[in-house]
């Protein structure tokens, strides 16, 4: 240091749901645990979402731009508890 045990010891906390905050996407606290060994951290790159901006377009739909949401989607990048094997 890689790695991750029918290990010890603690962490986290998906539906849902109450209440609040956003137009939305989603977010925050509480209840609840499906999972998690990075499910801590960073929206850097991809994916997916969103729209009350801009263009294109007669309009519509659709694109593209801009701006947002997700790290519990993937990959990168910081960091960090504990030690069976190898």
């Nucleotide at each position: 240091c890689a790695c991750g045990a029918c290990a010890a010891a603690g962490g986290c906390a998906a539906a849902c749901u109450a209440u609040c905050c956003g137009u939305g996407a989603g977010g925050a606290u509480g209840g609840g645990a499906c999972g998690c060994a990075a499910a801590g951290c960073c929206a850097u790159g991809g994916g997916u979402c969103c729209g009350g901006c801009u263009u294109c377009c007669c309009g519509a739909a659709g694109a593209a731009g801009c701006g947002g949401a997700u790290c519990g989607c993937c990959a990168g990048g910081c960091u960090a508890c504990c030690g069976a094997a190898u």
Description
Predicted 3D model of an 86-nucleotide RNA (c-di-GMP-I-GGC riboswitch aptamer) from a Planctomycetia bacterium. The sequence was found by an Rfam model in a public genome assembly.